[in-house]
RNA sequence: AGAGAGAGCCAAGGGGACGCUGGCAACCCUCAAGGUUGCUGGAGGAAAGUCCGGACUCCACAGGGUAGGCUACUGGGGAAAUCCCAGCGGGGGCGACCUCGGGAAAGUGCAACAGAGAGUAGACCGCCGAUGGCGAAGCCGCGAAGUCUACGGACUUCGUGCGGAUUCGAACAGGCAAGGGUGAAACGGUGGUGCAAGAGACCACCAGCGCUCCAGGUGACUGGAACGGCUCGGUAAACCCUAGUCGGAGCAAGGCCAAAUAGGAAGGCGUUUGAAGGCGACCCGCCUGAUGCCUUCGGGUAGGCUGCAUAGAUAGAUGUUCCCUCAUGACAGAAUCCGGCUUAUCGGCUCUCUCACCGA
Repeated sequence: AGAGAGAGCCAAGGGGACGCUGGCAACCCUCAAGGUUGCUGGAGGAAAGUCCGGACUCCACAGGGUAGGCUACUGGGGAAAUCCCAGCGGGGGCGACCUCGGGAAAGUGCAACAGAGAGUAGACCGCCGAUGGCGAAGCCGCGAAGUCUACGGACUUCGUGCGGAUUCGAACAGGCAAGGGUGAAACGGUGGUGCAAGAGACCACCAGCGCUCCAGGUGACUGGAACGGCUCGGUAAACCCUAGUCGGAGCAAGGCCAAAUAGGAAGGCGUUUGAAGGCGACCCGCCUGAUGCCUUCGGGUAGGCUGCAUAGAUAGAUGUUCCCUCAUGACAGAAUCCGGCUUAUCGGCUCUCUCACCGA
């Protein structure tokens, strides 16, 4: 000096002016409301998403079951958690480190495109064609004709007659899955035996799986030995299985105070012995007049207070502008509170570590 890994921190800084909002004090005001002045508190690392877990509140709750949701390697921490720390195992990276985590050997499904075949699968190219069939060649046996004969046979020829085995050829049936090819993925790897060609068909070694034993570790697990079938693919953020766990709703929860109208309860008055109302107060009079009228009580609504916070409302505050410096400042703003996770984020700082290069 370069490229990275992990952890943590900051979130432009300083000053002036004018504002907004909560609290306290003083003053104005008869009190309250309101106003003025002064002092003082006033967004974040994520306040966000509302994804987990709780506090708090109301409702429900004998016991059992079903459905459904959630969680899932081990140990520890924590009130709990899809939380944190440390570890184990698989995968990735030269490395610091990152990432994933019950079960696919209980069952049912699924796998685009390509490909012959996507799972007790499959045969496109390819290899073989041992076996059966086909074609050709010659051979042997049988047969037919002819010649010779010593009458026992011998020889030659023929076959669009028959049979047999052999060799060659093609590749029809058929066999194979080694090689090619497709794919994210194609039924262990290397070597040998074997075979018509092949193949865990068989053998040796290796890898992996299952099971048993031994040793280490609290444990996940690790190391070793023996045996077995010779390999049993992927996907559970598909259904499912196993184990554990889960009552519901949420601050618009909930609590308190509490109009008008309507309805409820109790008491009283009243229906020709006329309550009550209207005709402007009173009396007379007139009119209307009966599940009515009056009083009290209680519940609920509007509304208010609280819940509610060392920011804090519901008319919902945290802003605007100027100057200087660095420089051109990102994502974004509370609404009951707390612990986490996730997502967004200009730029900068600190610590530890890794790789490669150069120099001593």
A computed fold for a 360-nucleotide RNA from a Candidatus Bipolaricaulota bacterium, annotated as Bacterial RNase P class A. It matches the Rfam family "Bacterial RNase P class A". It is annotated as a ribozyme. Of the family's consensus pairs, 92% are formed in the model. The gene name in the source record is rnpB.